Lysine riboswitch aptamer from Evansella tamaricis, 191 nucleotides, folded computationally. Its mean pLDDT, the model's own confidence on a scale to 100, is 76. The model forms 93% of the base pairs in the Rfam consensus. It was read from a public genome assembly, where an Rfam model found it.

[in-house]
This record gives sequence, structure tokens and C1' cells, in this order.
RNA sequence: AGUGAGUUUAGAGGUGCAUUGACCAUUAGUACACAUCAGGAGGAGAAUGGGCUCUGAUAAUAGGUGUGGAAAGGGGGAUUUGCCGAAGCAAUAACUUCCCAUUGGUUUGUUGCUGGUUCUGACAUUAAAUAAAUUCAGAACUGUCAUAUAGUCUUUUGCAUAAAAAGACUAUAUGGAGGGCUAUCUCACGC
Repeated sequence: AGUGAGUUUAGAGGUGCAUUGACCAUUAGUACACAUCAGGAGGAGAAUGGGCUCUGAUAAUAGGUGUGGAAAGGGGGAUUUGCCGAAGCAAUAACUUCCCAUUGGUUUGUUGCUGGUUCUGACAUUAAAUAAAUUCAGAACUGUCAUAUAGUCUUUUGCAUAAAAAGACUAUAUGGAGGGCUAUCUCACGC
């Protein structure tokens, strides 16, 4: 040199991942408020059932007309911040919702899967939506490592030619996975 183990530091993939106050479109002339018409008993608190609370003949829910008229979530380019299992999904446990049960939603943890991006198709969830997102399948592109083949260059051996070995790069093919990959640090073995 190298091999193995551990871990430090830094970094690469690129339409890279998430995050972010203001802005824009949509949601929507919807919800809601007021007035009025008709009507006459229930209505609200995530859905269903039970309870509890509030409200209603001083007229509820739903409906018509008129005046006024949003927001959240999701989306868009730009900007901010943190990063490269970045992050996402699934299962599960706990907390949370007026109380209980089931379901759903929010937050946190554990386990498992996915290298990344794009396109096409499909079921379901979600949603106002034919948008977007998630999931599955297929295709293409791309990064990384290993192996094989071919080519180029360098080094060593060799008197020389020839030839051989090692390394680097390029192309093609096959395969693997992020607990990875590259460089670096430490320890041990070894020269």
C1' cells in the first nucleotide's frame, strides 16, 4: 500500500427534500349578518347513538326576495429558513376533541418500507373541484457502488521488441440499496 472495526469532520445526486410572513387566483356571490314573505317545531356543540349544556311560539330548522358579504384548508410563481432519510407513507401506542362508545381529525414516540425526479393509467381517501396530494402498477431519465466486455492514457516489470500486471477515465450490459456512497479521522492487524 492494504484489510477489518468504530466513529469524527466535510461533501455529492438536482425541475433534490421540507419550511416560510406578505401577494395572487379559486373556494364564492357560498357560509354568515340584517330586513321582509310564507310556514309552524324543533335546532346547535366533527359523524352516529346516548348524556350534558345552550337556544326556540317574544317563532326554531329548512325555503323565497332584497341589502351587505367572508374565512380556513388545498393551489401558484417568488421569498425565508433548515437540510441530503433530507422527507414521505403504513401499522401501532399515548395525549387531545363538552362526557362515554365507535369512526375521523391534531400532536408526539416506536417499528417497517422507499436512492431521486418526471410521465401514463387505475382504485380508494381527502377536497368546493375535472385541481393538488397520498397509494399501487408500468415506462423513461438520472446519481451511486459492484461485476463483465471493449477502448484511451499513465505507472511498473522487461536489454529491446513483444507481452504481462496495476491504476484512472469513457461507453455498453447486468445486479444491489440510503443502516448507502466519496474524501477524511482514530484504533488494531500487517508491510